[in-house]
This is a predicted structure of a 72-nucleotide RNA (transfer RNA) from a Myxococcales bacterium. It was read from a public genome assembly. Its mean pLDDT, the model's own confidence on a scale to 100, is 83. Its Rfam family is "tRNA". Rfam describes the family as follows. Transfer RNA (tRNA) molecules are approximately 80 nucleotides in length.

RNA sequence: GGCGCGGUAGCUCAGUGGUAGAGCAGGGGUCUCAUAAGCCCUUGGUCGGCAGUUCAACUCUGCCCCGCGCCA
Numbered sequence: 001g002g003c004g005c006g007g008u009a010g011c012u013c014a015g016u017g018g019u020a021g022a023g024c025a026g027g028g029g030u031c032u033c034a035u036a037a038g039c040c041c042u043u044g045g046u047c048g049g050c051a052g053u054u055c056a057a058c059u060c061u062g063c064c065c066c067g068c069g070c071c072a
């Protein structure tokens, strides 16, 4: 340099055009003599950036940034 995959909550990841989610972590409650576990509730997002298409974009298209892999 070329090609492919990926970037979404603090972490690991779903979501492939029509209300942004789960588990873990964090906070509160319940339980216990107490702690942990369990159970209930709950906080937390410019969906990597900028444009384009569309009534509508995390999702499609272009360019750029970052990570990983393959080739050279």
Stems, first nucleotide, its partner, number of pairs: 001071007010024004018055001026042005048064005